[in-house]
RNA sequence: CUACAAAAAGCCAAACUUAUUGUGAAAUAGGGACGGAAAGCUACGGAUCUUUUAUCUAAAAGAUAGCCGAGUUGUUAAAU
Numbered sequence: 001c002u003a004c005a006a007a008a009a010g011c012c013a014a015a016c017u018u019a020u021u022g023u024g025a026a027a028u029a030g031g032g033a034c035g036g037a038a039a040g041c042u043a044c045g046g047a048u049c050u051u052u053u054a055u056c057u058a059a060a061a062g063a064u065a066g067c068c069g070a071g072u073u074g075u076u077a078a079a080u
Stems, first nucleotide, its partner, number of pairs: 003080001011036002016031006034066001040072003044069003047064007
């Protein structure tokens, strides 16, 4: 220095709920903890969801990073 990771200190925050925005999926903030070692970030590929149109085959525009993959950055450190 790299891999893996016990321990310690901390960190994030599901469902639900309140307010606001949006046609909507959902997002933001507060409360709240199911859980998480990247549950940090990125819509690139799938997947799921929403809206519009439809020649019924689908297309277009969006959403989800706590669905999976991929990319990228990163705290602490015993033993090995």

Predicted 3D model of an 80-nucleotide RNA (c-di-GMP-I-UAU riboswitch aptamer) from Sulfurovum sp. Its Rfam family is "c-di-GMP-I-UAU riboswitch aptamer". The family has 6 seed sequences and 17 matches in Rfam 15.1. Gene Ontology term of the family: cyclic-di-GMP binding. Of the family's consensus pairs, 95% are formed in the model. The organism belongs to Sulfurovum, within Bacteria.